[in-house]
Context: one part of a larger RNA
Formats: sequence, structure tokens, C1' cells
RNA sequence: GAACGAACGCUGGCGGCAGGCUUACACAUGCAAGUCGAGCGCGGACUUCGGUCCGAGCGGCGGACGGGUGAGUAACGCGUGGGAACCUGUCCAGAGGUUUGGGAUAACCCCGGGAAACUGGGGCUAAUACCGGAUGUGUCCGGUGGCUGUGGUGGUCACCGGAGAAAGAUUUAUCGCCUUUGGGUGGGCCCGCGUUUCAUUAGGUAGUUGGUGGGGUAAUGGCCUACCAAGCCGACGAUGGAUAGCUGGUCUGAGAGGAUGGUCAGCCACACUGGGACUGAGACACGGCCCAGACUCCUACGGGAGGCAGCAGUGGGGAAUAUUGGACAAUGGGGGCAACCCUGAUCCAGCCAUGCCGCGUGAGUGAAGAAGGCCUUAGGGUUGUAAAGCUCUUUCACCUGCGACGAUGAUGACGGUAGCAGGGGAAGAAGCCCCGGCUAACUCCGUGCCAGCAGCCGCGGUAAUACGGAGGGGGCGAGCGUUGUUC
Repeated sequence: GAACGAACGCUGGCGGCAGGCUUACACAUGCAAGUCGAGCGCGGACUUCGGUCCGAGCGGCGGACGGGUGAGUAACGCGUGGGAACCUGUCCAGAGGUUUGGGAUAACCCCGGGAAACUGGGGCUAAUACCGGAUGUGUCCGGUGGCUGUGGUGGUCACCGGAGAAAGAUUUAUCGCCUUUGGGUGGGCCCGCGUUUCAUUAGGUAGUUGGUGGGGUAAUGGCCUACCAAGCCGACGAUGGAUAGCUGGUCUGAGAGGAUGGUCAGCCACACUGGGACUGAGACACGGCCCAGACUCCUACGGGAGGCAGCAGUGGGGAAUAUUGGACAAUGGGGGCAACCCUGAUCCAGCCAUGCCGCGUGAGUGAAGAAGGCCUUAGGGUUGUAAAGCUCUUUCACCUGCGACGAUGAUGACGGUAGCAGGGGAAGAAGCCCCGGCUAACUCCGUGCCAGCAGCCGCGGUAAUACGGAGGGGGCGAGCGUUGUUC
């Protein structure tokens, strides 16, 4: 000098854009994930008897996205470049199919247990819920053969045997369902290289290293298991300790480099702590389930309920960081044929000079120069064209009226906002730090090694340009200084 998610002190007019950390501490309250009656049967309300609306339940899709946080992790976690042994709901495209039966069960009714959470028994009922049978274009498995290819597991065609499908709805031309192929998208896995510090951490390792058989997975693999062999890693730093999410980037610097990873974007990890699986195309699942633990709450003491590192908000911690706001209008997401519903994602508004940027606080004229202040050699000098006065202007703010873009036909939270026009009047709007040298800026008074200053050198003990005040001056300016941190 530059920078900051800053804080503190003094001060503070407007606008645009952005940002808003500490205890991964505990959380009152509200909201943050629903939707579909064009899958299904009930119940209720209204009824013009045509229907309309509502409710819980079965069922489907979604709740694996979106949003938060950075605890853990020194790791194939991330970055980058490759790879082979894989999966992929919804989406797009191609081919074929959608046949025939069955038994239940919630809701509901009855009886019961419980303070509650909830729950037991009996009875009735539907489906795109569940279970059989049939069929099999293609699919998978086993076998045989032909063609073809590779370093190699192969690829392709034919035949034989075996396995395995389906669901309907309606406003009647659409939406679905099943099998299969290709694509797309997304994801799982493996490898090379790179990725903080300590050697005052030097040896580490028994599923350990490799093989064979088997299991498991969507898939490779000690991933798991039985047996066999005795390997494997390490001063090119194994193992251990400490610290840490990684990156695109950001800050600084002429660069090399150093520091850093908040906002935005990509990846990863986590969801009260630890463990586990279920469902599913996808989770070992933030607002799902089970178990254990700590904590909080309810209880009729038998037993139950909960998880803000979602958005607000509270307590606590702290130098310190915001509203228990509006709207789905836009963009996007979920469900639905749709109308539409939901969406604290998002878009907006509120608070804060926290930062960056822009604008204003007036302009012209005005004395050999008022008054006052300060200094003085008492002549004067300076404040100073500064003021007053005179002549103007009206940005911003204020008042009145009009009034958008964002929205393709309808639909605007923002918002009567931005903007435009008119009105009045210089009117409502300047401070902070410094003045010994470094370092731009000097005198007087007070004080007297006191009170105090101070980044370094150092000032102060009676003439202090260094302390305090004043006048004057310098710097920056809605900010200015101080502190902290980085280069």
C1' cells in the first nucleotide's frame, strides 16, 4: 500500500447492487412434501334428485430432489487423466402383447382393553392391492451345431429342453399396464498422477499378501468363507500423532510465489449420539422404521412422546452478524389427462454505512476586506469571497397527479414500486483523523518527568510546533480513525 463475511469509537442525507460467521450448544411456537375421484369401495353435508362438495381409508407416484451444515475425513475424499466387470423409475424411439380364474383385507359395523399413545377379537366389502393358470415377438438359463473375430473372456445365427408377463380408467380418443431392444440422463466400481505437518512417530500387518473352491453383489474384488502357500507395506517416509472437508476460485504480488476456500458453482460427508436393516429404479433415508444411550416433555405411575446443521424465532455463548414478513405473479420442482393443489426452493419486502459503486448537502456575484475569534513588533496580519447582501437553480428528499417492463390470451407478491409530469423553497442533509521526524500540515495559552502521549525514534523536570485547550492548517469524506488477520 492492498484486502476483509470483520469488530470497536465518533459521526451519519439518498439510491443501486451484494453480504450478514461464534456453541455440529439446547430449543417454546408456526410453517418448510405432498398429490391423484380419469385406480377402489365407503361415510357425511347440500340438492332443483340431474348431481355438487367434503372426510378418513385401501392403492399409485413423490417423500433418495430441492433446502441446511462442515462435525468427521489426510481418504480414490477431492482434482485431473484413463479403464471394465455394472445398474438406471420417470423421458425419447422401435417391436410385440394386454388372456382366464381365485381368495383376502382396511375403511365400515359390533364387542372389548387403555389416562393417553394406541390396540385386541368377531362380521361385511372393492380395486390399477394380492395370488394362481394360459400364451411367449423378443428375454434369461442349459445343451448341440454353423459362421466369424480377438492377445483373450467372445460376437452372431439355427435347433432342442427349461424358466418367466400384464390392469384397467374415462368426458371414446386418449391416458395407462406387461415383455423386450436401442438411446438419453443419472449413478455404482477400478487404476495412474497430484493433494498439510511432526522422524523428539521406524518399523507396521494374520483376512494380513497371493492362490483354489464356494458364497455374496447390479457389478470387479479378502467383500465374505473353507483350504493352501508365506507373503505384503516401509527413509522415494510405511505405521502412528496433530491439523483439515476438496475444487473452480478469492486476496496479495511485476511475476515466481505466499495466504485462503465465507457468498456463487461442482464433488464429498453428516442429520441428537452409536448401531441396524426394511421399502424402493434409487437410501442404509434431515422433517421414515427398529434397537441402545444422553437429554427434554406428558402421565391416571401401568406407560408414552420428541429431535430446527430447513425458514423465521428463543435462551445461551460471544467483540459480533437480521423479520416468529409477503407471494406462488415469475423461474424451477412434486402429483394430476386437466382444471388445479403443494412448494420458508425461489421471487420479493423488512433490519444493519457490513462492503462496493453513484449522487447530494447548492451555483454566480460579492470589500484593499464588516462584526466576532486568534495572533501581533500594536503598524497590522489571519480566519476570508468565507459570511451578510444581491441574482439564480431545484439533483436528492418532500407534496400532488399519472403510471409501467417483468406476462405469449388470462394471471403481478413486489407495488401505486421504478419512471414521468407538476409544486414550493437554499430550503431537510458534514463529519472524522492528524499537524516533532518518518509524513502533507504552526502558533498562542495551560501544565511543569505532573497530568499525559506513543507505530518506531522518542516527547513532558517553567519559554513543549510531540501532553490538554484554542485559533489556524493538512488529509479523507457519509464516512473517518483504532484493533485484529493475510499478502
Small-subunit ribosomal RNA, 5' domain from an uncultured organism, 487 nucleotides, folded computationally.